Predicted 3D model of RNase P RNA and transfer RNA as a complex of 471 nucleotides.
RNA sequence: AGGCCAGGCGGCCGCCGGCCCCGUAACGGGGGCGGGAGGAAAGUCCGGGCUCCGCAGGGCAGGGUGCCGGGUAAUUCCCGGUGGGGGCGACCCCGAGGACAGCGCCACAGAAAACAUACCGCCCUGAAUCCCCGGCUUACGCCGGGGGCGAAGGGUAAGGGUGAAAUGGUGAGGUAAGAGCUCACCGCGGGACGGGCGACCGGCCCGGCAUGGCAAACCCCACCCGGAGCAAGACCGAAUAGGAGGGCGACUCCGGGGCGAAAGCCCUGGGGGAAGGGCGGCCCGCCCGGGGCCCUCGGGUACAGGUCGCUGAAGGCGAGCGGCGACGCGCGCCGUAGAGAAAUGGCCGUCACCCCGCAGGGACAUCCCGGCGGGGCACAGAACCCGGCUUACGGCCU
RNA sequence: GCCGGAGUAGCUCAGCUGGUAGAGCAGCUGAUUUGUAAUCAGCUGGUCGGGGGUUCGAUUCCCUUCUCCGGCU
Numbered sequence: 001a002g003g004c005c006a007g008g009c010g011g012c013c014g015c016c017g018g019c020c021c022c023g024u025a026a027c028g029g030g031g032g033c034g035g036g037a038g039g040a041a042a043g044u045c046c047g048g049g050c051u052c053c054g055c056a057g058g059g060c061a062g063g064g065u066g067c068c069g070g071g072u073a074a075u076u077c078c079c080g081g082u083g084g085g086g087g088c089g090a091c092c093c094c095g096a097g098g099a100c101a102g103c104g105c106c107a108c109a110g111a112a113a114a115c116a117u118a119c120c121g122c123c124c125u126g127a128a129u130c131c132c133c134g135g136c137u138u139a140c141g142c143c144g145g146g147g148g149c150g151a152a153g154g155g156u157a158a159g160g161g162u163g164a165a166a167u168g169g170u171g172a173g174g175u176a177a178g179a180g181c182u183c184a185c186c187g188c189g190g191g192a193c194g195g196g197c198g199a200c201c202g203g204c205c206c207g208g209c210a211u212g213g214c215a216a217a218c219c220c221c222a223c224c225c226g227g228a229g230c231a232a233g234a235c236c237g238a239a240u241a242g243g244a245g246g247g248c249g250a251c252u253c254c255g256g257g258g259c260g261a262a263a264g265c266c267c268u269g270g271g272g273g274a275a276g277g278g279c280g281g282c283c284c285g286c287c288c289g290g291g292g293c294c295c296u297c298g299g300g301u302a303c304a305g306g307u308c309g310c311u312g313a314a315g316g317c318g319a320g321c322g323g324c325g326a327c328g329c330g331c332g333c334c335g336u337a338g339a340g341a342a343a344u345g346g347c348c349g350u351c352a353c354c355c356c357g358c359a360g361g362g363a364c365a366u367c368c369c370g371g372c373g374g375g376g377c378a379c380a381g382a383a384c385c386c387g388g389c390u391u392a393c394g395g396c397c398u
Numbered sequence: 399g400c401c402g403g404a405g406u407a408g409c410u411c412a413g414c415u416g417g418u419a420g421a422g423c424a425g426c427u428g429a430u431u432u433g434u435a436a437u438c439a440g441c442u443g444g445u446c447g448g449g450g451g452u453u454c455g456a457u458u459c460c461c462u463u464c465u466c467c468g469g470c471u
Stems, first nucleotide, its partner, number of pairs: 001398005007351007015036002018033005038379001042390002045388005050229004057284004062225005067081005082096001083094004097220002102218001104214003119160002121156005130147007168186006187209001188207004193202003233308004237303001243297006251272009276288003315334004320329003353376006360369003399470007408423004417454001425441005447463005
């Protein structure tokens, strides 16, 4: 790193569902058959199925993901690659976009932490002063040459020092000392070319290098996500019943019919629309809107109720084909808990495994063999279902 | 079963665009008082629930795990 098992068999006594038979008016009861936890059932960290809600269209907010390609119902999962890192190696690990879009941070130390600069050091010029030599002068002193110490100015970024991180690295040339200042190699950036679906890789040319790190705080970019959850929800019994009072309900367009002298009025169908209301983050939007809405009064309310959802599951196993693989396709077989605060257990015997002790044998240190006695056999318990991840944990094999 | 929230000194809580963790009460010592309380001054006391990661550096950011609390029929 990969894989496998999760004790087997027999007897007795129990537990929870299902079906059948006997019996009872019915219930209670008796008998028989068959079934009954896991690799993690766990944490609820992701994703999906399913159900309801305003059927979910756009924007904002919020959340998530972040190299490339593929797998899948879907994923933050899996597989295969690329790049980077670790290991002598087999192999393992990576939340791996963007820091000249912005807002920021880089404590302490250090000269300097991102825009420029220089603490020690190195080098150059060199005031004043000191020493030596020579010349002039009676002397003070002056002039010339050399040397020491060095205020001040300038150059430098090699070296030292600080730090997690210091303005490309090594070597050579070059220079007063130095420096990509120049050159070779490596690194970095750019360009076109070739290979690859792509991430990226390869060599070539050009640039002496020009603006460090942090995004696992905010943010930007790209992509994805509607919300809630089986205590979802549906049906049944029953009453979100039925009732009384008051208030509000702008208007407008089109059509039909009736009355009328006309203006107009009444009845009816349809469209738009205000106030108001609904609206599961908010807005747009959507819906209702004279079969509507609001207020008050009064009335009613049985239940951890029953049935369904509920287990046939994107199910399992076997061999075949395609694929490096995850996985996919078709074939055959099996069909396997589903309840209610909740069952799946206990004892005995025996076998298997592990450990300890005792004495013995073998090729006698730690290995192997059988015998006797004792002990042990973990983590943990389905609650709508499934795929992953993570965590807990006993043993065996390669 | 499902969904949320919180763990920091003995207790109650701050601290979160990362830089050696604070407050009040409590405790101890001293002052004050005849003595105590109150008051004043000072001091002690932290694996920031555990583990791992990102980072130079983590209470803070991320992952995982443990414990506690609340809501829903």
It holds a member of the Rfam family "Bacterial RNase P class A". By type it is a ribozyme. Rfam describes the family as follows. Ribonuclease P (RNase P) is a ubiquitous endoribonuclease, found in archaea, bacteria and eukarya as well as chloroplasts and mitochondria.